[in-house]
Context: one part of a larger RNA
RNA sequence: CCGUGGCUAAGGAACUAGGCAAAAUUGCUCCGUAACUUCGGGAGAAGGAGCGCCUUCCCUUAUUAAAAGCGAGGGGAGGUCGCAGUGAAAAGACCCAAGCGACUGUUUAACAAAAACACAGCUCUCUGCUAAAUCGCAAGAUGAUGUAUAGGGAGUGACACCUGCCCGGUGCCGGAAGGUUAAGGAAGGGGGUUAGCUGCUUCGGCGGCGAAGCUCACGACUGAAGCCCCGGUAAACGGCGGCCGUAACUAUAACGGUCCUAAGGUAGCGAAAUUCCUUGUCGGGUAAGUUCCGACCUGCACGAAUGGUGCAACGACUUGGGUACUGUCUCGGCCACGGGCUCG
Numbered sequence: 001c002c003g004u005g006g007c008u009a010a011g012g013a014a015c016u017a018g019g020c021a022a023a024a025u026u027g028c029u030c031c032g033u034a035a036c037u038u039c040g041g042g043a044g045a046a047g048g049a050g051c052g053c054c055u056u057c058c059c060u061u062a063u064u065a066a067a068a069g070c071g072a073g074g075g076g077a078g079g080u081c082g083c084a085g086u087g088a089a090a091a092g093a094c095c096c097a098a099g100c101g102a103c104u105g106u107u108u109a110a111c112a113a114a115a116a117c118a119c120a121g122c123u124c125u126c127u128g129c130u131a132a133a134u135c136g137c138a139a140g141a142u143g144a145u146g147u148a149u150a151g152g153g154a155g156u157g158a159c160a161c162c163u164g165c166c167c168g169g170u171g172c173c174g175g176a177a178g179g180u181u182a183a184g185g186a187a188g189g190g191g192g193u194u195a196g197c198u199g200c201u202u203c204g205g206c207g208g209c210g211a212a213g214c215u216c217a218c219g220a221c222u223g224a225a226g227c228c229c230c231g232g233u234a235a236a237c238g239g240c241g242g243c244c245g246u247a248a249c250u251a252u253a254a255c256g257g258u259c260c261u262a263a264g265g266u267a268g269c270g271a272a273a274u275u276c277c278u279u280g281u282c283g284g285g286u287a288a289g290u291u292c293c294g295a296c297c298u299g300c301a302c303g304a305a306u307g308g309u310g311c312a313a314c315g316a317c318u319u320g321g322g323u324a325c326u327g328u329c330u331c332g333g334c335c336a337c338g339g340g341c342u343c344g
Stems, first nucleotide, its partner, number of pairs: 001339008010330002014328001019325001027051005036041001038158001052080010063069001081085001093323007100315002105117002121156007133142003159310004164240003169237002171233005178228003184222002188218001190216004196209005241259005268302001269299001280296005
């Protein structure tokens, strides 16, 4: 010096990002126990008191035929020792307020346990059974030896109160009149080939027309779904305005005007896990508070199952405050053991 442990005057979180670590609490019996609440809880709430040993009396009970005694348990009275009686060890710290998630659970094996995932509940949607969906080339299998109170998919996430407006875009569902539209079919005209006919000829050939068949490229017309089109649908993907003026102080604007839109954000909440400006402003708590709590609303850029707002209980979650307690600190000191180091 390092590690592990013990003690420490006075103070007691002044330490620190943060009470991290440590200390404190701890058992059993009795008393007592608030807000709030989903009436179950909260609750071991909180906060108190007692606890050893000895003597004696009483009660209950096992044993016994019954009693006594002994054993087990309980109660009363009295006494006694120590600083200390759950005498060592082991054995909740608690309270107040807020955020998030209802809860028990699950997770990054070996840096993250959470507010993330899951969850019961809610909603939408598909599926009539050889179901939909999934695996497989297939056979076949799962679904399911199930049958819409069932099964698959998606979202939300207990419970309470609720869940507004927009279908213009995208998606999905329905419709079939019209437009467009593939392969295929196809009237028809055209090209190639040539049996034949024919003109010219120096008889070697050169040229014209050209049936049938075969063949090549066109092709009016016909031709489904789809798309266009017409409707529906937002707990489908999503979206939910601007400017100007106006009241008998001022300020503000219930009111009016105007432009645009598919419709212009309703209830509730709001400087919030969301607020840039911002340490917003006011109130509370402190001697002093960028955090915290309660309000305000000017919401840069909340908002209703990408759910909104609450909420008892729960949480090795996060934030603020307090009581107790302490070497965290003021600010150090001493001791024990182990190691290092130095010397032998």
The part of an RNA shown here (large-subunit ribosomal RNA, domain IV) has 344 nucleotides and comes from Rhodothermaceae bacterium bin80. The prediction has a mean pLDDT of 87. The organism belongs to Rhodothermaceae, within Bacteria.